[in-house]
Context: one part of a larger RNA
Molecule: large-subunit ribosomal RNA, domain IV
Organism: Patescibacteria group bacterium
């Protein structure tokens, strides 16, 4: 000194990001009593307060009441066994997760919607044969999103998707073969040899076959093009003016746009400025609550807004408690340190 303990004058969270620790809540039965609020279940062991040994007697339903009595500081006499409360977020709840830095506001979920699927189902696994779905059969089955209940879920279909749709225009492989090249049997010119018949070169045109290429025209689906769809991917204006004090704009004019944010909340797990401003709550508060609304950049199943119970969840606030502090201090045990 360092670990793991115990005990402390006054004070009582001044400590500190945070009451992290630690201390304290006396718990277990027993009478009493118990708020707001609520989906009437619950909240709750709320909360708060008193009693507890032991001997004798009566009662009786062994447990338990009743009345006398005894000791002690103390009698659930050891051990064991919740600290409460107020308000706010955000998740409904029970459950689930980074085995080994991360349990949580993330995952799940009950429920609510959409999509696809008539059975050899859809959609998964396999080259396949087959198997799962399912020895099911749309009150079933698979996918996707939201997330319990309660009120609700607006506007845009221009782009992107999805999905009917089938005239017209474009569009592949194929079908098609006008025509055009090459090559050449002949065939016609020149020239050269021969008496000739013919050969020999050289050029012009050039049939059939082969061969290179090849227009028109026919040609799916898809795109183009018409229409539906948002609990499909998404979006959801800006400028001037105006009212008999100012101030503000019900209310006017314009611009653009597919349509210009509707209830509801709101400086908010979402607000920059910003410790917005008022109120509460302290002496004193950048946090917390309530309000307003100037939403830098909230919003409707990427759900909005409330919500009783519920949480080792996150944030403010109290009662009680205390070596966390003020300021430390003494003591145990085990180390370190010396000698062996």
């Nucleotide at each position: 000194c360092c670990u793991u303990c115990g005990u402390u004058a006054a004070g009582g969270a001044a400590c500190u990001c945070g009451g992290c620790a630690a201390a304290a809540c006396a718990g277990c039965g027993g009478c009493c009593g118990u708020a707001a609020u609520u989906u009437c279940g619950a909240g709750a062991u709320a909360a708060g307060g008193c009693c507890u040994g032991c001997c004798c007697c009566g009662g009786u339903u062994u447990a338990c009441c009743g009345g006398g009595g005894c000791c002690g500081c103390a009698g659930c006499u050891a051990a064991a066994g919740a600290a409460c409360u107020c308000a706010a977020g955000u998740g409904a709840c029970u459950g689930u997760u980074u085995a080994u830095c991360a349990a949580a506001a993330a995952c799940a979920c009950a429920g609510c919607u959409c999509c696809c699927u008539g059975c050899u189902a859809a959609c998964u696994c396999g080259u396949a044969a087959g198997a799962g779905g399912a020895u099911g059969u749309a009150u079933a089955g698979g996918g996707g999103g939201c997330g319990a209940u309660g009120c609700c879920u607006g506007g845009c279909c221009a782009g992107u998707g999805u999905c009917c749709g089938a005239a017209c225009g474009u569009u592949a492989a194929g079908g098609g073969g006008a025509g055009a090249g090459g090559u050449u049997a002949g065939u016609c010119c020149c020239g050269c040899a021969g008496c000739a018949a013919u050969g020999c070169g050289g050029g012009g045109c050039g049939a059939a076959g082969c061969u290179u290429u090849g227009a028109a025209c026919c040609g799916a689906a898809g795109c183009g093009c018409g229409g539906a769809u948002g609990a499909a991917c998404g979006c959801c204006g800006g400028c001037c003016g105006u009212a008999a004090c100012u101030a503000u704009a019900a209310c006017g004019g314009u611009c653009c746009u597919a349509a210009g944010g509707u209830a509801g909340c709101g400086a908010a797990a979402u607000u920059c400025c910003u410790u917005g401003u008022c109120g509460g709550g302290u002496a004193a508060c950048u946090u917390c609550c309530g309000a307003c609304c100037u939403g830098c950049a909230c919003g409707a199943a990427u759900g909005g807004c409330u919500u009783a119970a519920c949480a080792a969840c996150u944030u403010g606030g109290g009662u009680a408690c205390u070596g966390u502090c003020u300021c430390a201090a003494c003591g145990a045990a085990g180390g370190a340190c010396u000698c062996g």